[in-house]
Context: one part of a larger RNA
RNA sequence: GAUUGAACGCUGGCGGCAGGCUUAACACAUGCAAGUCGAGCGAGAAAGGUUUUCGGACUGAGUAGAGCGGCGGACGGGUGAGUAACGCGUAGGAACCUACCUGCUAGAGGGGGAUAACUUGGGGAAACUCAAGCUAAUACCGCAUAAUCCCUACGGGGUAAAGGGGGCUUUUAGCUCUUGCUAGCAGAGGGGCCUGCGUUAGAUUAGCUAGUUGGUGGGGUAAAGGCUUACCAAGGCGACGAUCUAUAGCUGGUCUGAGAGGAUGAUCAGCCACACUGGGACUGAGACACGGCCCAGACUCCUACGGGAGGCAGCAGUGGGGAAUAUUGCGCAAUGGGGGGAACCCUGACGCAGCCAUGCCGCGUGUGUGAAGAAGGCCUUCGGGUUGUAAAGCACUUUAAGUUGUGAGGAAAGGUUGACGGUUAAUACCCAUUAGCUGUGACGUUAGCAACAGAAUAAGCACCGGCUAACUCCGUGCCAGCAGCCGCGGUAAUACGGAGGGUGCAAGCGUUAAUC
Numbered sequence: 001g002a003u004u005g006a007a008c009g010c011u012g013g014c015g016g017c018a019g020g021c022u023u024a025a026c027a028c029a030u031g032c033a034a035g036u037c038g039a040g041c042g043a044g045a046a047a048g049g050u051u052u053u054c055g056g057a058c059u060g061a062g063u064a065g066a067g068c069g070g071c072g073g074a075c076g077g078g079u080g081a082g083u084a085a086c087g088c089g090u091a092g093g094a095a096c097c098u099a100c101c102u103g104c105u106a107g108a109g110g111g112g113g114a115u116a117a118c119u120u121g122g123g124g125a126a127a128c129u130c131a132a133g134c135u136a137a138u139a140c141c142g143c144a145u146a147a148u149c150c151c152u153a154c155g156g157g158g159u160a161a162a163g164g165g166g167g168c169u170u171u172u173a174g175c176u177c178u179u180g181c182u183a184g185c186a187g188a189g190g191g192g193c194c195u196g197c198g199u200u201a202g203a204u205u206a207g208c209u210a211g212u213u214g215g216u217g218g219g220g221u222a223a224a225g226g227c228u229u230a231c232c233a234a235g236g237c238g239a240c241g242a243u244c245u246a247u248a249g250c251u252g253g254u255c256u257g258a259g260a261g262g263a264u265g266a267u268c269a270g271c272c273a274c275a276c277u278g279g280g281a282c283u284g285a286g287a288c289a290c291g292g293c294c295c296a297g298a299c300u301c302c303u304a305c306g307g308g309a310g311g312c313a314g315c316a317g318u319g320g321g322g323a324a325u326a327u328u329g330c331g332c333a334a335u336g337g338g339g340g341g342a343a344c345c346c347u348g349a350c351g352c353a354g355c356c357a358u359g360c361c362g363c364g365u366g367u368g369u370g371a372a373g374a375a376g377g378c379c380u381u382c383g384g385g386u387u388g389u390a391a392a393g394c395a396c397u398u399u400a401a402g403u404u405g406u407g408a409g410g411a412a413a414g415g416u417u418g419a420c421g422g423u424u425a426a427u428a429c430c431c432a433u434u435a436g437c438u439g440u441g442a443c444g445u446u447a448g449c450a451a452c453a454g455a456a457u458a459a460g461c462a463c464c465g466g467c468u469a470a471c472u473c474c475g476u477g478c479c480a481g482c483a484g485c486c487g488c489g490g491u492a493a494u495a496c497g498g499a500g501g502g503u504g505c506a507a508g509c510g511u512u513a514a515u516c
Base pairs, nucleotide, nucleotide: 001516002515003514004513006512007511008510009509010508013363014362015361016360017359018358019356020355021321026319027318028317030316031315032314035071036070037069040068041067048059049058050057051056078274079273080272087199088198089197090196091195092194093193096191097190098189101187102186103185104184105183106182107181109143111141112140118133119132120131121130122129123128149157161179162178163177164176165175200246201245202244207237208236209235212234213233214232215231216230217229218228219227249271250270251269252268253264254263255262256261276297277296278295279294280293299310300309301308302307327353329352330351331350335349336347337346338345339344366396367395368394369393376387377386378385379384400457402452403451404450405449406448410443414438415437416436417435418434419433421431422430460505461504462503463502464501465486466485467484471500472499473498474497475496481488482487
C1' cells in the first nucleotide's frame, strides 16, 4: 500500500447492488418447511338453505374429512462434526444398474381368494390396540400365451384398466380416440465400481500387517474384487517415509504480488460427509433415508406409575456462548420442483419486503455575486495579521428528502368462441396450429414522469516533532500524560491537556485483529 463474512470508538442525509452466528455439530417454546391424484377403488358426513302433514323430504354434495391404491417423501433446503481418504482434482478404464422422458418391436386372453374403510363388541389415562362380520380396485394370487429376453441342454419368467365419443338402448358388448399397463431392444440424462498422477505437519513416530498378500472351491452383489467363507501357499507395505500422532472437508475460485510465489476455501457453483449419540436393516428404480422404521444410550416432556412422546446442522424465533452477525414478515405474480389429463393444489426452494454504513458504487448537504476586508475569536513587534468571500446582504437554482397526481415493464399462461389440419365410419370426442374476446402482480404508496413549496431537512473524524501533508498561544512542570519506531514531559513543550489556525480523508473517519 492492498484486502476483510470483521469488531470497537466518535459521527451519520439519500439511493442502487451485494453481504450478514467465523464462537456451542450447545439446548430448544411456538408456527410453518411434502404433498398430490375422484380420469385407480369402495364408501361417505355436517353446518347452512328451501319446504313440511313437524315424522321427514330436497339441497348443500358425491362436497369436506378419513381409508385402500398410485406417484413423490433418495429432489429441493441446512451444516462442516468426521475424513489425510480413490474423499477431492485431473486423466483414463471395464465387470454394471437406471423410476419418470424419447424412439422402436410384440402383447394386453381367461379366472380366483382376501383386506382396510364401515358395522358390532372388548381393552387402555393416553399413545394406541384386539376380536367377529361385510365390501372394491390400476391392491394381491394362480392358469394360458412367449416374437424378443434370461439361464449350460432340461426348463423358467408377463399384464390392468380408466375416461370421452357415437351406437343398439334396459345395460353389457362389438367400433373409435386419449391416457395408462406387460415383456423386450436402443437412446438421453443420472448413478455404482476400478486405476495412474497430484493433494498439510511431525522421525523427539521405524518398523507395520493375520482376511493380512496370493491361489482354488462354495457363497454374495446390479457389478470386478478377501466382499465373505473353507482349504492351501507365505506373502504384502516401508527412509521415494509405511505405521502412529496432530491438524484439516476438497475444488472452481478468493486476497495479495510485476511475476514466481504466499495466504485462504464466507457468499455463488461442482463433489463428498453428516442429520441428538452409536448400531441395524426394511421399503423402493434409487436410501441403509434431516422433517421414515427398529434397538441401545444421554437429555427433555406427559402419565391414572401400568406405559407413552420428542429430535431446528430447514425458515423465522428463544435461551446460552461470544468482540460479533437480522423479521416468530408478504406471496406463490414470476422461475424451478412434486402430484394431476387438466383446472388446480402444495412448495420458509424461490421471488420480494423488513433490520444493519458490513462492504462497493453513485448523488446530495447549495450556486453566483459580495471588502466597510463588519462584529466576534485567535495572534501581535500594538503598526497590524489571520479566521476571510468566509458570514451578513443581494440575485438565483430545486437534484435528493417532502406533498399531490400520473404511470410502464416483470404476464408467458389459463378460460371461452371461431377457423383450418390430424385422427376416425363420423361434421362426436380428443390433439396440434392460428385468430378474436376475456384474463392472472407478492413486490407496490414500484421504476419512471409531471406539478408544488422553500436554502429550506442533511458533516464529521483523525492528525499537525521526524518518518509524514499540516504551527502558534495558554495551562502543566519527569507530575498529569503521550507513544507504531525514534522518543517527548524536571518552568519559555510546534510531541502532554485546551484554544485558534492548518493538513488529510469524507457519510464516513480512526483504532484493534488478520493475510499478502

This is a predicted structure of a 516-nucleotide part of an RNA (small-subunit ribosomal RNA, 5' domain) from a metagenome. The coordinates come from a structure-prediction model, not an experiment, and the mean pLDDT is 87.